[in-house]
């Protein structure tokens, strides 16, 4: 110089469960709480799962899930 790679720091986010509130529903918003997270930050673009509606056994049309994958994008710390 390259390469491959922790360990450590600042912090951050919040399952489930509990109130309140919205929505027919899945869910989602505030408050409390930690299971756990290096992208559990954002995007519904592929898939998948859930929720209404309609058809009728083939499937349509809407929604919802980003802490189900997969992608895109952004961003913090970093070799004694």
């Nucleotide at each position: 110089u390259u390469c491959g790679a922790a360990a450590a720091a600042u912090g951050g986010c919040a399952a489930a469960c509990c109130c309140c509130g919205g929505g027919u529903a899945a869910c989602c918003g505030g408050g409390g709480g930690a299971c756990g997270c290096a992208a559990a930050g954002c995007c519904a673009c592929g898939g998948g799962u859930c929720c209404u509606g309609a058809a009728u056994a083939u499937u349509c049309a809407g929604g919802a899930u980003a802490g189900c994958c997969g992608g895109g994008u952004u961003g913090c710390c970093g070799a004694a």